This is a predicted structure of an 835-nucleotide part of an RNA (large-subunit ribosomal RNA, domain II) from Capsicum baccatum.
Context: one part of a larger RNA
């Protein structure tokens, strides 16, 4: 001097933890049926407490433990303070188990043989070769019962019944494996994982409400018409009749009180009132009101009949019990982590809102494999079967165009003819060679995918014994030694493979997308196949999104990509190179995907195959555009030009028996065709890029928005760039699998070391933890302060939780191996309670 340790000690120092405030990103409300929910589907204001797979015989698989061809306390005695429990014991009976078959009478099983095969032992340097041969699996025989057959013998004549056979049939034998009992998980029976019906039965109790019946009672003010009867007047001969009067009848009028209640659909409508209040209106001497007794009771009663009343209840009261009544329906169902992971299909069902059954799922376990066998959602070769697409239709059947030819047949018209099975013409059939055009139920051919077997030691060859099978036969088949050959039997991947048991529980609504395909005009339609995804699944894109496209996912740290993008909102070129686009009722701009179409554009840029042109073309400008002829013919007319047919000739450079305008009809212009001046390209049809018209709806609006115009649009290219949980590398938890490590050295082998590969999940299995609450054993803590409360302090643990410090309490209580269980809340229109 350097380093390295450990004490203190300083500070605008650093670090962990919690809380607020702002900001950027990101982020749609939890449960719950559902394919599909943030849903204009339902349920939920908020806090505390309470709230749902329980416990029971019985029976199945697994699993521990005991004892074992046996097992089992509950039956008896014994101890014992006991009619207790624990223990102890005993001859037996009893359960199960030790033997099956048959309806039954009755009858009743002897270490078998061979492939394979762990173990183990021999030769051997190894390769390899011999021997042993459990468990188990196969296969072939045996034996026992039942069934069918055969029947020597023996006998009371009625039965035993040897030796045999049988591709029948058994939940059987073959040197026993069970009892009893724990745990878990499961079916079914019981309230049966909780709560909730409509309903049924069965005793009771109501007629104070109101419905009806009887019996005692009470009540109805005024006013109007005024039936009979009676008097009286007139009149008549008489029956009578007419007038006036008095009367005071009436399910008569008006209208009070009473009893009711039509309209406003009036007030009210958390009321005054679980039916009331204004005004209106009906009826008010009767089938009237109305008290009080009485009578009728619930599948009954009552009813001037409305299914009305019957105590705020009635198309069957109320009370209570059976009952926690049953629900294939609807709600709800409570801690955490790890491993693993579905199904909407198949059968049958009084099956279609449900079960059973098989797949599909888990979870126990056990054979065997570490070198060459098992195996395989692949290919390769070899081989099989097949009628899908395609073709076919001058090949079979169908169907279906259009000519052509015809010797023979065969039907209709017609000609010569009296007539002809005489000619001859003509329509069609038919037959020839052709032609068009078709097929889930047509086929000659005939794929592509797809499917099956094989690709070897359990083969392959020789040669040899055996057999009751089999042949006309040592013929053939089966089976047994022996001998013989290592280039072992395609390719690729490959450390796992195989089996068994419970055969538990969940599901059994299923949609979407490419290709194929059926009905339907056609759908975000209905039903089918392959396969793959959504459901069960998040992540980077698609502006936004269940199924599209990229890719699956433990925690961190770095690097590279995938789809898709790179003008700004937005990480990344206003990059590089050629080309199109100009778009005012809004140009265009990325799978699915959120639309345009037929059909048109002398907008602009490409193409195809032509046409004219130096013999002078197209355009422009200018001249000519004429004779026979007013051509026939029609017609009132018609000279080129209404209409019909026909369309020559002459001279010419060149002029139509006329290409419009035009007239009553001519005239007149004008084209076509020809020339003159000019001097180089022209002209008409198709075609496809981009762009435009076609374009049309109700709130103002959407290439995601701004925006953008030699682009930030559209097509074609190039190399850069940006970024996902994918890919790689490293660490690192957790699961699976491999492997070593101990008896002397202090303890956890339920431990420690290394070390490969892996991580997604709903319904649902399983493993392993975490919290409560009682008991027991053990061991602690506590007035020098339990518990329970708080807590802006400090850790642990993936996580359910733990644990410390402080604060407040003021008397109990906490680990650890055990055990019991009314054992864990966000929902149930959840109960109660409090805001």
């Nucleotide at each position: 001097g350097c380093u390295c340790u450990g004490g203190a000690c300083u500070a605008u120092g650093g670090g962990c933890u919690c809380c607020c405030c702002a900001u950027u990103c990101g982020a749609c409300c939890c449960g719950u049926c559902u394919u599909a929910a943030a849903a204009c589907a339902c349920a939920g204001a908020c806090c505390a407490a309470g709230g749902a797979g329980u416990c029971u015989g019985a029976c199945a698989u697994g699993u521990g433990u005991g004892c074992g061809a046996g097992u089992c306390a509950a039956c008896g005695g014994g101890c014992g303070a006991g009619u207790a429990a624990a223990c102890c014991u005993g001859u037996a009976a009893g359960g199960c188990a030790c033997a099956a078959g048959g309806a039954a009478g009755g009858u009743g099983a002897u270490u078998g043989g061979u492939g394979g095969g762990a173990u183990c032992c021999c030769c051997c340097c190894a390769a390899g070769g011999g021997g042993u041969g459990c468990a188990c699996c196969g296969c072939c025989g045996a034996c026992c019962g039942a069934c069918c057959u055969u029947g020597a013998u023996c006998u009371u004549c009625u039965g035993a019944g040897a030796a045999g056979g049988g591709u029948u049939c058994g939940a059987g034998u073959g040197u026993g494996a069970g009892c009893a009992u724990u745990c878990c998980u499961g079916c079914g029976g019981g309230g049966a994982c909780c709560c909730g019906a409509a309903a049924g039965a069965u005793g009771g109790u109501g007629a104070a409400c109101u419905a009806u019946u009887c019996c005692u009672g009470a009540g109805c003010g005024g006013g109007g018409u005024g039936a009979a009867g009676c008097c009286a007047u007139a009149g008549a001969a008489a029956a009578c009749u007419c007038u006036g009067g008095u009367g005071u009848a009436a399910g008569c009028c008006c209208a009070c009180a009473g009893c009711g209640a039509u309209a406003c659909u009036a007030a009210c409508g958390u009321g005054c009132a679980a039916a009331u209040c204004g005004u209106u209106c009906a009826u008010c001497u009767g089938a009237c009101u109305u008290a009080g007794g009485u009578a009728u009771a619930g599948g009954g009663g009552u009813g001037a009949a409305a299914g009305a009343c019957u105590a705020a209840u009635c198309g069957a009261a109320u009370c209570g019990u059976c009952u926690a009544g049953u629900a294939g329906g609807u709600g709800g169902u409570u801690c955490c982590c790890u491993c693993u992971g579905a199904u909407g299909u198949u059968u049958c069902c009084c099956u279609c809102a449900g079960g059973a059954u098989a797949g599909a799922u888990g979870g126990a376990g056990c054979u065997c494999g570490c070198g060459u066998g098992c195996g395989a959602g692949u290919u390769c070769u070899a081989u099989c079967g097949g009628g899908u697409a395609a073709a076919g239709c001058c090949a079979a059947u169908g169907a279906u165009u259009a000519g052509a030819g015809u010797c023979c047949u065969c039907g209709g018209g017609g000609a010569c003819g009296c007539a002809a099975c005489g000619c001859c013409c003509u329509c069609g059939a038919a037959c020839u060679a052709u032609u068009c055009u078709c097929a889930a139920a047509c086929a000659u051919u005939a794929a592509a995918u797809a499917g099956g077997u094989a690709g070897g030691a359990c083969g392959g060859c020789g040669g040899g014994a055996c057999u009751g099978c089999u042949u006309c036969u040592u013929u053939g088949a089966g089976c047994c030694g022996c001998g013989c050959a290592a280039u072992u039997a395609a390719a690729u991947c490959a450390a796992g493979a195989g089996c068994u048991c419970c055969g538990a529980c969940c599901a059994a609504g299923g949609c979407c997308a490419u290709u194929u395909u059926u009905g339907g005009u056609a759908a975000g339609u209905a039903g089918a196949a392959c396969u793959g995804g959504c459901g069960a699944u998040g992540c980077a894109g698609g502006a936004u999104g269940a199924a599209u496209c990229g890719g699956a996912a433990g925690c961190c740290g770095g690097g590279u990509u995938g789809c898709u993008g790179u003008g700004c909102c937005a990480c990344a070129a206003u990059g590089c190179g050629c080309g199109c686009u100009a778009a005012c009722c809004u140009a265009g701009a990325u799978c699915c995907c959120a639309c345009a179409a037929a059909g048109g554009g002398u907008g602009u840029u490409g193409g195809u195959a032509g046409u004219u042109u130096a013999a002078g073309a197209c355009a422009g400008c200018a001249g000519g555009a004429c004779g026979g002829u007013g051509g026939u013919c029609a017609u009132g007319g018609a000279a080129g030009u209404c209409a019909a047919a026909a369309u020559c000739u002459g001279c010419u450079a060149a002029g139509g028996a006329g290409u419009g305008u035009g007239u009553a009809a001519c005239a007149a212009c004008u084209c076509a065709c020809c020339u003159g001046c000019c001097g180089a390209a022209u002209c008409a049809a198709c075609u496809a890029g981009c762009c435009u018209c076609g374009a049309u709806a109700a709130u103002g609006g959407a290439u995601g928005g701004u925006g953008c115009u030699u682009a930030a649009g559209c097509g074609c290219a190039c190399g850069a760039c940006c970024u996902a949980c994918a890919c790689c590398c490293g660490a690192u938890c957790g699961u699976c699998g491999g492997g070593g490590c101990a008896a002397a050295u202090g303890c956890c082998a339920g431990g420690c070391c290394c070390u490969u590969a892996u991580u997604a999940g709903u319904a649902g299995g399983a493993g392993g933890g975490c919290g409560u609450u009682g008991c027991a054993u053990u061991c602690g803590c506590u007035g020098c302060a339990a518990a329970a409360c708080c807590u802006u302090g400090g850790g642990c643990g993936c996580g359910a939780g733990c644990c410390c410090g402080g604060g407040c309490g003021g008397a109990g209580u906490a680990g650890c191996c055990g055990u019991c269980a009314g054992u864990g809340c966000a929902g149930a229109u959840u109960u109660u309670g409090g805001u």
Description
Rfam family: Eukaryotic large subunit ribosomal RNA. For this family Rfam cites "Crystal structure of the ribosome at 5.5 A resolution" (Yusupov et al., Science, 2001). Gene Ontology terms of the family: structural constituent of ribosome and ribosome.